[in-house]
Molecule: transfer RNA
Organism: Oxalobacteraceae bacterium
RNA sequence: GCGGGCGUAGCUAAGGGGUAUAGCGACACCUUGCCAAGGUGUAGGCCACGGGUUCGAUCCCCGUCGCCCGCU
Numbered sequence: 001g002c003g004g005g006c007g008u009a010g011c012u013a014a015g016g017g018g019u020a021u022a023g024c025g026a027c028a029c030c031u032u033g034c035c036a037a038g039g040u041g042u043a044g045g046c047c048a049c050g051g052g053u054u055c056g057a058u059c060c061c062c063g064u065c066g067c068c069c070g071c072u
Base pairs, nucleotide, nucleotide: 001071002070003069004068005067006066007065010024011023012022013021018055026042027041028040029039030038048064049063050062051061052060
C1' cells in the first nucleotide's frame, strides 16, 4: 500500500429501515433466624465520528478514526 471483519449500556452480545433488547454487573425492595441462592423493580446507550439517500437511518451508500485478520 491492497483486501476483509468488527465498533450498540460498566462488561459480553442481539437487533440489518418505523420511538434500542438481553445476560452479567450496579442500586432498591421481597423471600430467609443469618449468609448464599432465588424473585420483582429502577438507573444506565442521541448505536465510533462526519456527510449522503429517505417522510423516517443503529440498519442502506461514501469518507474518516480505532481494533483484529490476511496479502504484498